[in-house]
RNA sequence: GGGGAUUUAGCUCAGUUGGUAGAGCGUCUCGUUCGCAAUGAGAAGGUCAGGAGUUCGAGCCUCCUAAUCUCCACCA
Numbered sequence: 001g002g003g004g005a006u007u008u009a010g011c012u013c014a015g016u017u018g019g020u021a022g023a024g025c026g027u028c029u030c031g032u033u034c035g036c037a038a039u040g041a042g043a044a045g046g047u048c049a050g051g052a053g054u055u056c057g058a059g060c061c062u063c064c065u066a067a068u069c070u071c072c073a074c075c076a
Stems, first nucleotide, its partner, number of pairs: 001072007010025004019056001027043006049065005
């Protein structure tokens, strides 16, 4: 330098054909317990990497940028 993949909650990841963003773990509150653990119920937590475009409507489609991973090439 060229190709490919990934980017969504604190972490790991779903999200179907474009139609009101979710799960598990974690955190907080409450119940059960003398207490802890475990378990049950509830709650909080999101600029869907950033920007632009298309569309009535974008996590999803298109373009640009960034980061990470990977393959190839080049130099030494």